[in-house]
Context: one part of a larger RNA
RNA sequence: CCCCCGUUUAGGAACUCGGCAAAUUGGCCCCGUAACUUCGGAAGAAGGGGUGCUCCUACUCGUCAUCCGACUUGCUCGGAGAAGCGUGAGGGAGUUGCAAUAAAGAGGCUCAGGCGACUGUUUACUAAAAACACAGGGCUCUGCGAAGUCGAACACGACGUAUAGGGUCUGACGCCUGCCCGGUGCCGGAAGGUUAAAGGGAGGGGUUAGCUGCAAGGCGAAGCUCUGAACUGAAGCCCCGGUAUACGGCGGCCGUAACUAUAACGGUCCUAAGGUAGCGAAAUUCCUUGUCGGGUAAGUUCCGACCUGCACGAAUGGCGUAACAAUCUGAGCGCUGUCUCAACGGGGAGCACU
Numbered sequence: 001c002c003c004c005c006g007u008u009u010a011g012g013a014a015c016u017c018g019g020c021a022a023a024u025u026g027g028c029c030c031c032g033u034a035a036c037u038u039c040g041g042a043a044g045a046a047g048g049g050g051u052g053c054u055c056c057u058a059c060u061c062g063u064c065a066u067c068c069g070a071c072u073u074g075c076u077c078g079g080a081g082a083a084g085c086g087u088g089a090g091g092g093a094g095u096u097g098c099a100a101u102a103a104a105g106a107g108g109c110u111c112a113g114g115c116g117a118c119u120g121u122u123u124a125c126u127a128a129a130a131a132c133a134c135a136g137g138g139c140u141c142u143g144c145g146a147a148g149u150c151g152a153a154c155a156c157g158a159c160g161u162a163u164a165g166g167g168u169c170u171g172a173c174g175c176c177u178g179c180c181c182g183g184u185g186c187c188g189g190a191a192g193g194u195u196a197a198a199g200g201g202a203g204g205g206g207u208u209a210g211c212u213g214c215a216a217g218g219c220g221a222a223g224c225u226c227u228g229a230a231c232u233g234a235a236g237c238c239c240c241g242g243u244a245u246a247c248g249g250c251g252g253c254c255g256u257a258a259c260u261a262u263a264a265c266g267g268u269c270c271u272a273a274g275g276u277a278g279c280g281a282a283a284u285u286c287c288u289u290g291u292c293g294g295g296u297a298a299g300u301u302c303c304g305a306c307c308u309g310c311a312c313g314a315a316u317g318g319c320g321u322a323a324c325a326a327u328c329u330g331a332g333c334g335c336u337g338u339c340u341c342a343a344c345g346g347g348g349a350g351c352a353c354u
Base pairs, nucleotide, nucleotide: 002348003347004346005345006344007343008342010340011339014338019335027051028050029049030048031047036041038172052095053094054093055092056091057090059088061086062085063084066080067079068078069077070076071074096100108333109332110331111330112329113328114327116324120132121131136170137169138168139167140166141165142164148156149155173320174319175318176317178250179249180248183247184246185243186242187241188240189239192238193237194236198232199231203227204226205225206224207223210219211218212217251269252268253267254266255265278312279309290306291305292304293303294302
């Protein structure tokens, strides 16, 4: 020097990505307690006071001598209850110490915002979270030998029966959930077009009894065999409808108001339809440390606004929301060796000597 601990003048976050770590707080009793709220909470909110020992005093409760009553006369039952002892919470006086829950053990608090409602669950061994789950909501399949799962069978589903079971999305609660069915998917339809196996067998080829020819060869029935047109022929697809809490999608340009600016208004092109409510520099904003306001002496973070939304937006849910959290972000009070800036002490490793 290093590790673990203890203490520290003045200051008190100046440290640092960040109060990380440490310190503060701490039990019990009493007083007191805001916004907000789903009226349960928030809340141990916050913030104050008390706390040991000795004596005195009036009581509480327990025990009990004794007394009273009752009858079923008993080691009975019911009631009252002195002294003493115990007990608890008071009232008064005194007293020790720096300090009385004297050691140990035992919440720091507040304000504002994001996300997720909540309790739960998770990467056994780098992630505990805003991820998963969740109650609640929706769509869809399934009529029971159910749908679905499984390699067959068995089996599960379920010794259940649509208030049941499977799949999928969303995720308490409050207010809500707009427009588009052109594409893809799903559901319904069956007239027409197309279409498989199969049926069908027109026609064609091979072979050759035979016929013909001097010959080479030519023709060639039946049978066997290789093919094979028309025509008939289901679902599907094309087609016609429906359906978005199905997969998904939700425009551009130009002009216009008596300062300017802006455009309620108009024109035009395209589309299936052109983003409604709400929110918005956001866990989403590139330009960007946007602009304004707040907080600070000073604020790329934070909070409140604005809207020019590069590229929010409504169950891939939208916007709020009390409570909750080893969650994330910003601020303040308290407190401190985090720091200014280090010092001393205790224990230990290493190293050295023996």

The part of an RNA shown here (large-subunit ribosomal RNA, domain IV) has 354 nucleotides and comes from a metagenome.
The RNAcentral record of the full RNA draws on SILVA.